RNA sequence: GGGGGUGUAGCUCAGUUGGGAGAGCUUCAGACUCCUAAUCUGAAGGUCAAGGCUUCAACUCCC
Numbered sequence: 001g002g003g004g005g006u007g008u009a010g011c012u013c014a015g016u017u018g019g020g021a022g023a024g025c026u027u028c029a030g031a032c033u034c035c036u037a038a039u040c041u042g043a044a045g046g047u048c049a050a051g052g053c054u055u056c057a058a059c060u061c062c063c
Base pairs, nucleotide, nucleotide: 010025011024012023013022019056027043028042029041030040031039051063052062
């Protein structure tokens, strides 16, 4: 230099023949308990690596 793959929550990852951004773990709060752990309930958490193009509309197509 050429070709290919990957980048989504704090971590591990789903999500595509374009239309609602999600799961588990973690963290926090509550319940339970004499106190923890475990268990249960709830909550928090994202400029979808960045910029641009197409489109009514992009994590998704194209550069």
Transfer RNA from Turnix velox, 63 nucleotides, folded computationally. The source organism's lineage runs through Eukaryota, Deuterostomia, Craniata, Sauria and Turnix. The coordinates come from a structure-prediction model, not an experiment, and the mean pLDDT is 81. It matches the Rfam family "tRNA". Rfam classes the family as a transfer RNA. From the family's description: Transfer RNA (tRNA) molecules are approximately 80 nucleotides in length.